[in-house]
Predicted 3D model of RNase P RNA and transfer RNA as a complex of 457 nucleotides. Its mean pLDDT, the model's own confidence on a scale to 100, is 80.

RNA sequence: AGUCGUGGGUGGGCAGCCGCUGGUGCGCCUUCGAGGCGUACGAGAGGAAAGUCCGGUCUCCACAGGGCAGCAUGCCGGCUAACGGCCGGGGGGAUCCGUGCAAGCGGAUCCUACGGAAAGUGCCACAGAAAAUAUACCGCCCGGCAGCGAAAUGCCGCCAGGUAAGGGUGAAAAGGUGCGGUAAGAGCGCACCGCGGCCGGAGCAAUCCGGCUGGCAGGGUAAACCCCAUGCGGAGCAAGACCAAAUAGGAGGGGAGGAGCGGCCCGCUCCGUUCGACUCUCGGGUAGGUCGCUGGAGCCAGUCAGCAAUGGCUGGCCUGGAGGAAUGGCUGUCGCCCCGGCAACGGGGUACAGAAACCGGCUUACAGCCCGCGGCUCCAU
RNA sequence: GGGCGCGUAGCUCAAUUGGCAGAGCAAAUGACUCUUAAUCAUUAGGUUGUAGGUUCGAUUCCUACCGCGCUCACCA
Numbered sequence: 001a002g003u004c005g006u007g008g009g010u011g012g013g014c015a016g017c018c019g020c021u022g023g024u025g026c027g028c029c030u031u032c033g034a035g036g037c038g039u040a041c042g043a044g045a046g047g048a049a050a051g052u053c054c055g056g057u058c059u060c061c062a063c064a065g066g067g068c069a070g071c072a073u074g075c076c077g078g079c080u081a082a083c084g085g086c087c088g089g090g091g092g093g094a095u096c097c098g099u100g101c102a103a104g105c106g107g108a109u110c111c112u113a114c115g116g117a118a119a120g121u122g123c124c125a126c127a128g129a130a131a132a133u134a135u136a137c138c139g140c141c142c143g144g145c146a147g148c149g150a151a152a153u154g155c156c157g158c159c160a161g162g163u164a165a166g167g168g169u170g171a172a173a174a175g176g177u178g179c180g181g182u183a184a185g186a187g188c189g190c191a192c193c194g195c196g197g198c199c200g201g202a203g204c205a206a207u208c209c210g211g212c213u214g215g216c217a218g219g220g221u222a223a224a225c226c227c228c229a230u231g232c233g234g235a236g237c238a239a240g241a242c243c244a245a246a247u248a249g250g251a252g253g254g255g256a257g258g259a260g261c262g263g264c265c266c267g268c269u270c271c272g273u274u275c276g277a278c279u280c281u282c283g284g285g286u287a288g289g290u291c292g293c294u295g296g297a298g299c300c301a302g303u304c305a306g307c308a309a310u311g312g313c314u315g316g317c318c319u320g321g322a323g324g325a326a327u328g329g330c331u332g333u334c335g336c337c338c339c340g341g342c343a344a345c346g347g348g349g350u351a352c353a354g355a356a357a358c359c360g361g362c363u364u365a366c367a368g369c370c371c372g373c374g375g376c377u378c379c380a381u
Numbered sequence: 382g383g384g385c386g387c388g389u390a391g392c393u394c395a396a397u398u399g400g401c402a403g404a405g406c407a408a409a410u411g412a413c414u415c416u417u418a419a420u421c422a423u424u425a426g427g428u429u430g431u432a433g434g435u436u437c438g439a440u441u442c443c444u445a446c447c448g449c450g451c452u453c454a455c456c457a
Stems, first nucleotide, its partner, number of pairs: 001377010012334007020044002023041007046352001050363002053361005058236004070232005075089005090114001091112009115227002120225002122221003137167002139163003143159003147155002175193006194216001195214008240291004250282005257271005298317008335350006382456002384451005391406004400437001408424005430446005
């Protein structure tokens, strides 16, 4: 320097003009409703605003206490408002390297949904002798009987036993490796490794280390039922609260009249006088409007505690709030990428995506650039 | 905005304690017929939406995505 892996950061800059939505100040209008108009200043998308997968704030409903059912989580410790999140540690696994006859052991990097299979139940297809009360297909070995053979310690068959070392099947075959031992074998014996029990030590703990002891019992599966421990009431801002037209219906009061025929009278028509026309008041509630609604587990800088996640202290800052829904458009210039060109330069492009009550996480999408760590390769000294 | 459900052959649907993915219609070929339809026989057609994981083994169990639907009648 390049490349790969991994972790983190960033997510175009500046200037001008024209808009849009909130806020504050001022002026004017006003049906007086902090309503409308104008103007000045200042502000205006994200790391994921996304998926809605977890946890909370908030709101309403339910609720004496306890249990069952259901759902979720699951090594240990810490952080946090809380979490299935994060940090640190432990155990396990994969790859590479070293070491050992081998089983194994040690180191580096990465991954890890990691309670219990010795409470019980279920399942393990096919293959295979046997799939969980172990088992004898081939093979190996002892014995008996019969045969071939001149005979052999030879060959072959049957029967009764021994044997889990070897073959073969399978994802998985009842501790592993080595030496001894044996008729052949076998924890049968020994050494090492693994496993169980006891004791001691280190650690808050998970767990680790050491010693003694037991030849060793118990396959896998709980992202199968289940058991154990812990947690959880339900719904969601279209939650919910307030103000409140017209029409219809409801409750209460008055009530013999009321309405129409262009203004008045007469007259006529209609609706009523028990089930009440008409009128007044009240309450629920719809359309509509207002609130909830954005100053908060807030942001920035410094410092302290801690390995870290995170927390404390000090100082500074205010930084979206719409409702068919603002956060934009144009121009110039600079940065980056691609194409053409020797060059000057010209053309094109600049990711993923866009708040809707708010916050902490997780997951997913993402062009380009920058930084840290580790491995490999090349160059120079 | 919030909440809920579904995805298997071209179409409509099956497939349970996880063990060889099937049925009907449609398609192709052959037979029957003068020909077609009907009928009969045979055949092809599947990344079980995608990716990863658990397991010896996944349509089925778990996780994350993708697409579609709930159109006066899921919620004002």

Rfam match: Bacterial RNase P class A. Rfam classes the family as a ribozyme.